[in-house]
């Protein structure tokens, strides 16, 4: 500087599924486990997608259906910070 991910070292994280807590739910936290990742670090700014508690609409009522202000960065984008290599 660079980001091209090929191989060596040292190391990083950690999906499924269990167990506790949280939460309405998607989910998210601890602990086990390990699919797999070279950004699977951080950001919801784009687009997706998951959930509908409250809100709204309809309905006598059960309930139906709409909606993120909720989640998801390990769905893709961009945006930053950066470890090894390489130049």
């Nucleotide at each position: 500087c660079u980001g091209u991910a090929a191989g060596a070292a040292g190391g990083g994280c950690a999906a499924a599924c269990c167990u506790g807590u949280c939460g309405a739910a998607a989910g998210a936290u601890a602990g086990g486990g390990a699919c797999g990742c070279a950004a699977a670090g951080u950001u919801a700014c784009c687009g997706g997608u998951c959930u509908a508690a409250g809100g709204g609409a309809c309905g006598u009522a059960a309930g139906u259906u709409c909606u993120a202000c909720g989640a998801u960065a390990g769905c893709g984008g961009g945006a930053u910070u950066g470890u090894g290599g390489g130049a």

Notes
The RNA shown here (c-di-GMP-I riboswitch aptamer) has 87 nucleotides and comes from Halioglobus sp. Of the family's consensus pairs, 95% are formed in the model. The sequence was found by an Rfam model in a public genome assembly. The source organism's lineage runs through Bacteria, Pseudomonadati, Pseudomonadota, Cellvibrionales and Halioglobus. The coordinates come from a structure-prediction model, not an experiment, and the mean pLDDT is 81.